Record summary
The prediction has a mean pLDDT of 88. A computed fold for a 264-nucleotide part of an RNA from a Phycisphaerales bacterium, annotated as large-subunit ribosomal RNA, domain VI. The source organism's lineage runs through Bacteria, Pseudomonadati, Planctomycetota, Phycisphaerae and Phycisphaerales. It matches the Rfam family "Bacterial large subunit ribosomal RNA".
[in-house]
Context: one part of a larger RNA
RNA sequence: CGUUGCAAUAUUGACCGGAGUUCUCCCUAGUACGAGAGGAUUGGGAGGGACUCACCCCUGGUGUGCCAGCUGGACCGCUCGGUCCAUCGCUGGGUAGCUAAGUGAGGCAGGGAUAACCGCUGAAAGCAUCUAAGCGGGAAGCCCCCCGGAAGAUGAGUAUUGCACGUUCUUAUGAAUGAGAGACCCCUGGAAGACCACCAGGUUGAUCGGCUGCAUGUGUACGGGCAGAGAUGUCCUCAGCAAAGCAGUACGAACGGUCGACGG
Numbered sequence: 001c002g003u004u005g006c007a008a009u010a011u012u013g014a015c016c017g018g019a020g021u022u023c024u025c026c027c028u029a030g031u032a033c034g035a036g037a038g039g040a041u042u043g044g045g046a047g048g049g050a051c052u053c054a055c056c057c058c059u060g061g062u063g064u065g066c067c068a069g070c071u072g073g074a075c076c077g078c079u080c081g082g083u084c085c086a087u088c089g090c091u092g093g094g095u096a097g098c099u100a101a102g103u104g105a106g107g108c109a110g111g112g113a114u115a116a117c118c119g120c121u122g123a124a125a126g127c128a129u130c131u132a133a134g135c136g137g138g139a140a141g142c143c144c145c146c147c148g149g150a151a152g153a154u155g156a157g158u159a160u161u162g163c164a165c166g167u168u169c170u171u172a173u174g175a176a177u178g179a180g181a182g183a184c185c186c187c188u189g190g191a192a193g194a195c196c197a198c199c200a201g202g203u204u205g206a207u208c209g210g211c212u213g214c215a216u217g218u219g220u221a222c223g224g225g226c227a228g229a230g231a232u233g234u235c236c237u238c239a240g241c242a243a244a245g246c247a248g249u250a251c252g253a254a255c256g257g258u259c260g261a262c263g264g
Stems, first nucleotide, its partner, number of pairs: 001152001005163007015149004021049007033038001051106005059100004066093005071086006110144003117137004165178005182259004186202005207253003210249005216242003223236005
């Protein structure tokens, strides 16, 4: 921009894509078959491999925004206690998120038309013949079924709902202004994201930050008391500190604008 009033929401599915896998074991059964050796068709059940999708409860990884320990140096005048630098200085752990090596799920079943092939009836050709007319069966293959996209499918579909002219001026006609469902810009943000888009929210508000509580991590802070010659231990103290987590709470920030649908 189109889809022939303007919108919001919910949809149909032309068409396109994905998936489609395979092995072993057990029972049927040491049965049928076979002199024996060996050893089924069929039907039922179980467990795997690889692949795919999803997820983070569990097991782990990462976690340079968390906690602790340790060394050297510089600095805060010194001690104490800290900050910075040293590969994140090194080391031990670790929330959220992201993850696989972790967890769950998938291939099933069924229908239709067929291939090779197997048939029924059956002439041409008194027989025979699956074929010439006619009718069946029959594949991991084809089309459905399953999953995803999809009305720019210009053949632009469908449903529901909302909103759809006043005033003034003007020669036909148009102009100005207001109303108006809804939308956008903008702003606060996001397990959404390259951008855009998408989603949540914008004071009739919990969207982000802050604060408070909880979870969780680290592992018992500083300071002081006591014990010890001291190193250090112990008590206050399962402390102190803390990121992305879960809630609550308007304290700070969501200000301010624009577009937007009638003629026959």